RNA sequence: CUCUUAUCUAGAGAGGCGGAGGGACUGGCCCUAUGAAGCCCGGCAACCACGAUCAUUAUCGAAGGUGCCAAUUCCAGCAGCACAAAAGGUGCUGAAAGAUGAGGG
Numbered sequence: 001c002u003c004u005u006a007u008c009u010a011g012a013g014a015g016g017c018g019g020a021g022g023g024a025c026u027g028g029c030c031c032u033a034u035g036a037a038g039c040c041c042g043g044c045a046a047c048c049a050c051g052a053u054c055a056u057u058a059u060c061g062a063a064g065g066u067g068c069c070a071a072u073u074c075c076a077g078c079a080g081c082a083c084a085a086a087a088g089g090u091g092c093u094g095a096a097a098g099a100u101g102a103g104g105g
Stems, first nucleotide, its partner, number of pairs: 001105008013041001015040003021031003025077004042069003047065002050061004073097001078094006
């Protein structure tokens, strides 16, 4: 980098360093000096590993490997359906894209 598969409306600090940016992309709309990114500590979760109960399924735990800690994956981006039809309207469903885990090339 790519393929397969599972999940993505829950949860997580009024701490320290740091100093201007951040929310993948595009368009919106937001967050940010009452301080962004990043690092440390802290926390959440429980995908893998591990442990306990059990014949399994499963449930519980959380010291290991990741991950995550504004807004539904912040919303839409393609297609279908319904409603509205003055209206670059509204709602629902499914894709696509993206993120993370596990396994493969």
This is a predicted structure of a 105-nucleotide RNA (SAM riboswitch aptamer (S box leader)) from Anaerovirgula multivorans. Of the family's consensus pairs, 97% are formed in the model.